Background: This is a predicted structure of a 75-nucleotide RNA (c-di-GMP-I riboswitch aptamer) from Syntrophobacter fumaroxidans. The source organism's lineage runs through Bacteria, Pseudomonadati, Thermodesulfobacteriota, Syntrophobacteria and Syntrophobacter. Rfam family: c-di-GMP-I riboswitch aptamer. Rfam links the family to the GO term cyclic-di-GMP binding. Rfam describes the family as follows. GEMM was predicted in a large-scale screen for bacterial structured RNA regulatory elements.
RNA sequence: GUCAGAAAACGCCAACCCUGUUGCGAGACGGGGACGGAAAGCCGCGGGUCUCAUGGAGAUGGCCGGGUUGCCUGA
Numbered sequence: 001g002u003c004a005g006a007a008a009a010c011g012c013c014a015a016c017c018c019u020g021u022u023g024c025g026a027g028a029c030g031g032g033g034a035c036g037g038a039a040a041g042c043c044g045c046g047g048g049u050c051u052c053a054u055g056g057a058g059a060u061g062g063c064c065g066g067g068u069u070g071c072c073u074g075a
Base pairs, nucleotide, nucleotide: 002075003074004073005072012037013036017032018031019030020029021028022027035062041068042067043066045065046064047063048060049059050058051057052056
């Protein structure tokens, strides 16, 4: 470098809940904690769902597809 894979987890992330801040809202961020995760890293590009001052603007990457970078194991 290529191919295949998810048994394990030193290390990593953190659903629900509690709490503080923030936003009209969906939600976001910090602290606690741990349901889970092998891309639960990143990109709203397509679809889905959701929100609104209903205009076309926004939320969700832990809903699916796609793109891209990477960890581990084996050959």